[in-house]
Molecule: small-subunit ribosomal RNA
Organism: soil metagenome
RNA sequence: AAUGAGAGUUUGAUCCUAGCUCAGGAUGAAUGCUGGCGGCGUGGAUAAGGCAUGCAAGUCGAACGGGUUUAGACCCGUGGCAGACGAGGUAGUAAGGCGCAGGGAGAUCCCCCCAAGUCGGGCAUAUGCCGUCGAAAGACGGAGCAAUUCCCGAUGGUCCCGCAAGGGUAAAGAUUUAUCGCUUGGGGAGUCACCUGCGUAAUAUCAGCUAGUUGGUGAGGUAACGGCUCACCAAGGCUACGACGUUUAGGGGCGCUGAGAGGCGGACCCCCACCGAUGGGACUGAGACACGGCCCAUACUCCUACGGGAGGCAGCAGCCGAGAAUAUUCGACAAUGGGGGAAACCCUGAUCGAGCGACGCCGCGUGCUGGAUGAAGUGCUUCGGUACGUAAACAGCUUUUAUCGGGGACGAAAUUAUUGACGGUACCCGAUGAAUAAGGGGCUCCUAACUCUGUGCCAGCAGGAGCGGUAAUACAGAGGCCCCGAGCAUUAUCCGGAAUCACUGGGCGUAAAGGGUGUCUAGGCGGUCGUAUUAGUCGUGUGUAAAAUCCCUGGGCUCAACCUAGGGCGCGCAUGCGAAACGGUACGACUCGAGGGCGCGAGAGGUGCACGGAACUCAUGGUGGAGGGGUGAAAUCCGUUGAUAUCAUGGGGAACACCGAAGGCGAAGGCAGUGCACUGGCGCGUUCCUGACGCUCAAACACGAAAGCCAGGGGAGCGAACGGGAUUAGAUACCCCGGUAGUCCUGGCCCUCAACGUUGCUCGCUCGUUCCGCGGAGUAUCGACCCUCUGCGGGACUAAGCUAACGCGGUAAGCGAGCCGCCUGGGUAGUACGAGCGCAAGCUUAAAACUCAAAGGAAUAGACGGGGACUCGCACAAGCGGUGGAUUAUGUGGCUCAAUUCGUCGGUAAACGAAGAACCUUACCAAGGUUAGAAAUGCUACUGCAUCCUCUCCGAAAGGAGAGGAGCCUUCGAGGGUGUAGCACAGGUGGUGCACGGCUGUCGUCAGUUCGUGGUUUGAACUGUUCCCUUCAGUGGGGUAACGAACGCAACCCACGUUGCCUGUUGCCUAUAUGGUCAGGCGAGACUGCUCCCUCACGGGAGAGGAAGGUGUGGAUGACGCCAAGUCAGCGUGCCCCUCUGAUACCUUGGGCCGCACACAUAAUACAAUGGUUGGCUACAGCGGGAGGCAAUGCCGCAAGGCGGAGCAAAUCCUCAAAACCAACCUCAGUACGGAUCGAGGUCUGCAACCGACCUCGUGAAGCCGGAAUCGCUAGUAAUCCCGGGUCAGCCAAACCGGGGUGAAUACGUUCUCGAGUCUUGUACUCACCGCCCGUCAACUCAAGGGAGCUGGGGAUGCCCGAAGGCCCGCCUCGCGCGGGACUACGGCAAAUUCAGUGACAGGGAGUAAGUCGUAACAAGGCACGGGUAGGGGAACCUGCUCGUGGAACAAUUCC
Repeated sequence: AAUGAGAGUUUGAUCCUAGCUCAGGAUGAAUGCUGGCGGCGUGGAUAAGGCAUGCAAGUCGAACGGGUUUAGACCCGUGGCAGACGAGGUAGUAAGGCGCAGGGAGAUCCCCCCAAGUCGGGCAUAUGCCGUCGAAAGACGGAGCAAUUCCCGAUGGUCCCGCAAGGGUAAAGAUUUAUCGCUUGGGGAGUCACCUGCGUAAUAUCAGCUAGUUGGUGAGGUAACGGCUCACCAAGGCUACGACGUUUAGGGGCGCUGAGAGGCGGACCCCCACCGAUGGGACUGAGACACGGCCCAUACUCCUACGGGAGGCAGCAGCCGAGAAUAUUCGACAAUGGGGGAAACCCUGAUCGAGCGACGCCGCGUGCUGGAUGAAGUGCUUCGGUACGUAAACAGCUUUUAUCGGGGACGAAAUUAUUGACGGUACCCGAUGAAUAAGGGGCUCCUAACUCUGUGCCAGCAGGAGCGGUAAUACAGAGGCCCCGAGCAUUAUCCGGAAUCACUGGGCGUAAAGGGUGUCUAGGCGGUCGUAUUAGUCGUGUGUAAAAUCCCUGGGCUCAACCUAGGGCGCGCAUGCGAAACGGUACGACUCGAGGGCGCGAGAGGUGCACGGAACUCAUGGUGGAGGGGUGAAAUCCGUUGAUAUCAUGGGGAACACCGAAGGCGAAGGCAGUGCACUGGCGCGUUCCUGACGCUCAAACACGAAAGCCAGGGGAGCGAACGGGAUUAGAUACCCCGGUAGUCCUGGCCCUCAACGUUGCUCGCUCGUUCCGCGGAGUAUCGACCCUCUGCGGGACUAAGCUAACGCGGUAAGCGAGCCGCCUGGGUAGUACGAGCGCAAGCUUAAAACUCAAAGGAAUAGACGGGGACUCGCACAAGCGGUGGAUUAUGUGGCUCAAUUCGUCGGUAAACGAAGAACCUUACCAAGGUUAGAAAUGCUACUGCAUCCUCUCCGAAAGGAGAGGAGCCUUCGAGGGUGUAGCACAGGUGGUGCACGGCUGUCGUCAGUUCGUGGUUUGAACUGUUCCCUUCAGUGGGGUAACGAACGCAACCCACGUUGCCUGUUGCCUAUAUGGUCAGGCGAGACUGCUCCCUCACGGGAGAGGAAGGUGUGGAUGACGCCAAGUCAGCGUGCCCCUCUGAUACCUUGGGCCGCACACAUAAUACAAUGGUUGGCUACAGCGGGAGGCAAUGCCGCAAGGCGGAGCAAAUCCUCAAAACCAACCUCAGUACGGAUCGAGGUCUGCAACCGACCUCGUGAAGCCGGAAUCGCUAGUAAUCCCGGGUCAGCCAAACCGGGGUGAAUACGUUCUCGAGUCUUGUACUCACCGCCCGUCAACUCAAGGGAGCUGGGGAUGCCCGAAGGCCCGCCUCGCGCGGGACUACGGCAAAUUCAGUGACAGGGAGUAAGUCGUAACAAGGCACGGGUAGGGGAACCUGCUCGUGGAACAAUUCC
């Protein structure tokens, strides 16, 4: 000095696993919206596609010739140097590259140093001149001239060859003086070439590759080593440490990210490599196989007089094209650098600058201070207000920036002088004036920021989760707010988060993941002691690790970005020295690992052969005589030709009861009658031997259940397929009758599995208890048993520890070590393609596109189960009476209708809202009307006044129009009120019970539902509330990590039953009372108190007493909650909707709610004799009601009723029973049962009976006890009989709510049905079984694979052709000549190979709306499920064989 953050999303909830997604940073970016200034950077990433135009490499007269010119000077050519640098690009290249570190067999123009030399001679030639060809480009012929051009000779050394002798090889000049050159040799510096080691992408669905290939000898070639090339010889070389092939790619310094380790990248700048239209080739040269040189071939473009020519922007600008996308045809050589020159100087699209682009980084600004009436406006609002907001206006101040004016650089280095593209720029001074300057995204959560309106699963949003179906903070708009700001968002890509490939730093019992098992090679790992050594390791020195970058400390631009100085870092490599613990190596030694010997021992270990009994089946014979068999029940089937049964004899095949077990053995698969033979492994004891010989194990090899395959046998039973019978809606199944492969043997294949302990092998360490198998020792004993210790193996329960939990726990899933195998979200898929294997079936290896936001594990609370246990309930059973059949009434559905108003719909709607629909009610329909309204409140104006009565016209009424009359207060102002008009508003049974309050139903009067504290658990959660006894009860008690508490239960309340006391009116009895009865009030009484039995207790059973006995009976009372249950039409109420010429409001008349082929529900009355009718009267209640009322006595009427009116606001008066009882008749009949229906006549209420009720007479229907099914009730109950009341004018009431009278039967019991409760179990359910969910088929969409083929690209092979070119050979008029040869680019032919595109068709996969068929799975899922295999079937699937438990329930054994 530096130093690591998480979140959302699987569930009802939880923990874990796992994927997906987000917050950060970055970019040569692009896109959308927006845009003031400056500085510094940066900008063709795609088509290495094509290019118009200009420029990008020249220079030297102090090398030389010629031409032009008055002169400076200029031009052409020869010659020299430079055009191999600089600039550009990244196509190719996985290594002839690059990076780091080394090496020796080399070259080197220019530069530096040293040494020596620079003598003599000669032949050509360009330009120019003469001539020729051509359109042009250009070319050819002739004469002739120069040089620092070329050639020859000389000299030669420290040069070359050679052992030596000896041989061979140089030079150029220019000049006025300095000097610059030239040649040779040696050295240096730098540069270049070559070689070596290490490092350097993916792929094994690329496993074998190689012919100059590997080496040698010789030769050639090169600057130089070398198969670099050639001839000959040998047969090598590379490869699992990945050769060869394929795909992709320039490499590095570095850049981005990251805590780091890593991951990703290779823009700008620097280094290296490679390329220059494509392919090939050489020439020149110090250097090239040469971007702006040459030759050839090819493609393309251009010119052309058609004969021929020209060209190569991947230089700087610029154009086209393609693309999401990337700039000026600018200035200058002033600086830096390069080339030439002695120099001046020339050239320089290198470079320095300017321009364009918010492309990036950095800096600045768009103003500052004051200013409340908190203006206007807008949004919100509970309508009070509140937010935008000191924000604005307004007042004062400042002037960065922009604009204008003035001044004005550094960069220049040189002795002076001269010289600036940028540039009148930066910078400085002054002037005017807030003047020129703000947007983008977001606001459900992650994630900072909320309201209104619109919309209504629509339109749309979305990174993930997810929003939107009428109150959306999630869409759209608005207001407000949040974030950043000349930017802000989006998209793409990379790193991070991701410990999500885990070296740092993960896992594999059940989540993905242990190979089916063994043997073993390579590889990895390795006991004890010693000596030596040192390529691992450690330390240290040296060299290197370019600069830039990065970090630190400074410095320069006003700061910063940027630039710059010094220092650090650079984990690597090389080399020297040192150390020796660990590791390696070598040697020696050891015994505890490992192995062996000896002595015992157990065993369904393996292979072969032989033998045995039971059962089964077949055959034959006997007995026997009608059935057998099979099932839930049946049938197919067998049987009088004698079955089944039974006996005897014989044949056959397969499997081995009991022993037998959690037992034993084996590597696994697996192995079971008995004996024999052969054979593998294991344990114990033994201090005998060897002396680390070990462990693990890719590849390889061997073994490997069942099914299956081939060949040959065999075949009793069983039994895929198949046939038949049942079941069923169907039944390709489950059940039954048959039955072929197969099951068995021999030989050969196959090689899979839930091949499982879902747990690889080996070694070490770590508390205990117990059982079983096989050994050993000790003690003891005569010997055993017992007891103690010990080894190996097989189980159970546990400590610590581990685990997400479940669980594991010396047989680890604990703590460590070694090695192998395997995993990385779900689906697609263990599939496709490819490859290997197989006779086949198929197996092994093994993806992707696409798609999903999950798929999962364990555990929790519920719910559910055609799971279990226990317990309740008129739940069943036992009983009594009903419903379902008939007629009628009422309600509902449906239908009908102008309307049949509306709601309610399993239980929990349907005699329900409605405890009273003829009008009204009334909400519906038709018609006619009203419009501030029928009713409410307020304001304004008018109205000496609200009011009442009568009449006329229209009308159905409402209403409208009109006339007349009566009447009233006053203090003559006003107030109050009425009416009219106007304005605010009313009104709505219009919608939403899925916006609500309130109330209600239901589970259920069931016994449950919770909380606090404590405890347990990572947690959901559990405990408490479970358990035992008990109770109607979570009632009580006991026990208990719980202790308490709340809402429920119970009790408190009411009624009934007994009674004491008091009061007794308007009550009754007798009338005798201090009476009884009755009524009201206040009390008493019942508590398991007492006795016995059981019991720890609670409590239970029996009994006594008592009016009542164990809650005495009945009622009121309804926990947490469930059903988005019911009600907006009882009421209240949010929101929405309808209402200034007309309503969804209001009024009126009439109609409807009563409509009728039907269906359902609830009732009434019956079908008769336990009855009916008539008569008798002999009876006997209680609850109630009564003033617009109840109404007596009396009279009338057959009756309903009428007249009439005593009494009564009621213990006073009125209303006040029927069944029962007695007698007679009816005598079993559609009747003297039954009363519907219809006809006639009446009564009553009411404005009004059409649609009311009642009465009388007549009529007399269906119905003779009710199919499947179904309801109520456990005692004063059911059944039966009447009475009263509310509503109400009346009444469709047979309803409802009450009252009393008479008054039963039955309950063995909890198997079953239904419902409920507690505990437990399984679960893939949680919208909770009315759940979930599988497959075919049908429709549409998408991606991938197959596919007769077709098309295109790549690489390679063989053969043919063979340009330019160098090489070789030959010829030669030697010329820059001619001919030939092999090599070779391009091209051609052929057969393969590989990668793509396309393709009729067929198959599977994925996704979609509410399609079709079934019900496979999840509960014992209704046949437990699943793995492998085989057959079958519309489909899920079914069946056979074998295996697993990842099966419920039940039972048994054993341990504890």